[in-house]
Molecule: Pistol ribozyme
Organism: unclassified sequences
RNA sequence: GGUCCUCAGGGGGACUUUAAAUAGGCUUUAGGUCCUGAGCGUGACCACUGCGGUGGUCGGUAGCA
Numbered sequence: 001g002g003u004c005c006u007c008a009g010g011g012g013g014a015c016u017u018u019a020a021a022u023a024g025g026c027u028u029u030a031g032g033u034c035c036u037g038a039g040c041g042u043g044a045c046c047a048c049u050g051c052g053g054u055g056g057u058c059g060g061u062a063g064c065a
């Protein structure tokens, strides 16, 4: 320098061509590393369904340091 931890910016961390992870202060949550914004994933309800899923609405882990 690059890649990765949903996307953008900023932190934290890992790896070195690979895209994972027991890392990322501690615990917790279905809720993904954190904040802000998003609302991709995740959750609830309703409808449809070829029972594989699809659409709509709502909501968007929490506490401590």
Base pairs, nucleotide, nucleotide: 001016002015003014004013005012006038007037008036009035010034011033025064026063027062032040043058044057045056046055047054048053